[in-house]
Annotation
Model confidence (mean pLDDT): 79 of 100. The RNA shown here (SAM riboswitch aptamer (S box leader)) has 122 nucleotides and comes from a Bacteroidota bacterium. It was read from a public genome assembly, where an Rfam model found it.
RNA sequence: CGCUUAUCAAGAAAGGCUGAGGGACUGGCCCAAUGAAGCCUUGACAACCUGUUCCGUACCGCAAAACAGCGGUAUGGGGAAAGGUGCCAACUCCAUCACGCAGCAAGCGUGACAGAUAAGUC
Numbered sequence: 001c002g003c004u005u006a007u008c009a010a011g012a013a014a015g016g017c018u019g020a021g022g023g024a025c026u027g028g029c030c031c032a033a034u035g036a037a038g039c040c041u042u043g044a045c046a047a048c049c050u051g052u053u054c055c056g057u058a059c060c061g062c063a064a065a066a067c068a069g070c071g072g073u074a075u076g077g078g079g080a081a082a083g084g085u086g087c088c089a090a091c092u093c094c095a096u097c098a099c100g101c102a103g104c105a106a107g108c109g110u111g112a113c114a115g116a117u118a119a120g121u122c
Base pairs, nucleotide, nucleotide: 002121003120004119005118006117007116008115013042014041015040016039017038021031022030023029026095027094028093043088045086048084049083050082052080053079054078055077056075057074058073059072060071061070062069092114096112097111098110099109100108101107
C1' cells in the first nucleotide's frame, strides 16, 4: 500500500523555534503576519487496542436451615489510573451520485462513493 470490521453531529491548547502557507484530492468557501505548515515541550480531549484494578451481573465450589459470608471463573454492563495509538477552527467545513420528503426555490433524511482513525489480516 491492499483487504475486513467499527466509528466519524460530541469533546479538547498554551509556550518555544521558525516564517507562508493550510483545511487529503478538484471546485467552493474559509483559516492564516493578532503568525500557516513543520519541529520541540507541557497540557488537555477521547476511550479503538493491551494488561491491571474497583463496582455490578451470571455461574461454580466451600460453608450454611435460610440470609449473609469466603474463594474461583466469565463478562458486547459501569468507573479509575497506566501503556500503544489518535486528536485539540468550521458536521469528515461543504459538494458528487441514487432514492425518499418538500417543492417556486432554498432545504432535510437515508444509502453509495471518497477520506480519516482504530483494531485485525496477506
Lineage of the source: Bacteria > Pseudomonadati > Bacteroidota.